Model confidence (mean pLDDT): 85 of 100. A computed fold for a 72-nucleotide RNA from a Candidatus Pacearchaeota archaeon, annotated as transfer RNA. Rfam family: tRNA. The RNAcentral record of the sequence draws on ENA. NCBI's taxonomy places the organism under Archaea, Nanobdellati, Candidatus Pacearchaeota.

RNA sequence: GGGCCGGUAGUCGAAUGGUAAGACGCUUCCCUCGCACGGAAGAGAUUCUGGGUUCAAUUCCCAGCCGGUCCA
Numbered sequence: 001g002g003g004c005c006g007g008u009a010g011u012c013g014a015a016u017g018g019u020a021a022g023a024c025g026c027u028u029c030c031c032u033c034g035c036a037c038g039g040a041a042g043a044g045a046u047u048c049u050g051g052g053u054u055c056a057a058u059u060c061c062c063a064g065c066c067g068g069u070c071c072a
Stems, first nucleotide, its partner, number of pairs: 001071007010024003018055001026042005048064005
């Protein structure tokens, strides 16, 4: 320098056009003498950035940034 893959909550990770699921973690309550385990409820992501297409973009297109991998 080129090809490919990826970037979504504190962490991991789904959703492939119709306003974002789950797990761990966090908060509150129950349980316990107390902690852990277990049970119930809740908060938390304007989806890396900027444009474009569309009635509508996490999703499709373009450019950039970052990471991984392969080739040279």